Model confidence (mean pLDDT): 80 of 100. This is a predicted structure of a 128-nucleotide RNA (c-di-AMP riboswitch aptamer (ydaO/yuaA leader)) from Tenericutes bacterium HGW-Tenericutes-1. The model forms 92% of the base pairs in the Rfam consensus.
[in-house]
RNA sequence: UUUCCGAUAUCUCCGAAUAUCAUAUAGUGGGGGAACCAUUUUAUUGGGGUGAAUCUUGAUUUAUCAAGUAGGGCGACUUGGAAGCCCGAAUCCGACAGCUUACCUCAUAGGAGUUACCAAGCGUAUAA
Numbered sequence: 001u002u003u004c005c006g007a008u009a010u011c012u013c014c015g016a017a018u019a020u021c022a023u024a025u026a027g028u029g030g031g032g033g034a035a036c037c038a039u040u041u042u043a044u045u046g047g048g049g050u051g052a053a054u055c056u057u058g059a060u061u062u063a064u065c066a067a068g069u070a071g072g073g074c075g076a077c078u079u080g081g082a083a084g085c086c087c088g089a090a091u092c093c094g095a096c097a098g099c100u101u102a103c104c105u106c107a108u109a110g111g112a113g114u115u116a117c118c119a120a121g122c123g124u125a126u127a128a
Base pairs, nucleotide, nucleotide: 011113012112013111014110018026019025020024027108028107029106030105031104032103037098044095046096047093048092049091050090055068056067057066058065059064071087072086073085074084077121078120079119080118081117
């Protein structure tokens, strides 16, 4: 100097999921709900919500697997780009919901560990 592996967390990431100091407020996020508008829409072939998480094909066998894909995230001073690395689930309502003022109502969890490079900007240290 380069490469690989591991550890750390007062640091960072996904996510609405944070703050305060008093037992609840503020902030953030979601659902229901008029008129007007909209409705090729009802119909077990149910319908709808949260979420990035939809869809296609094949295999095998009746429930899994594989390859992709709409879409989404990371890429460590900030912003833009970018090699590269990932996700592409799960679950809720219960016959039922378009939008939607007023109004009503719910949540404020859980989980994890990426850091080549370029441009502009900001900042720090040392020396003269």

Taxonomically the source falls in Mycoplasmatota (Bacteria, Bacillati).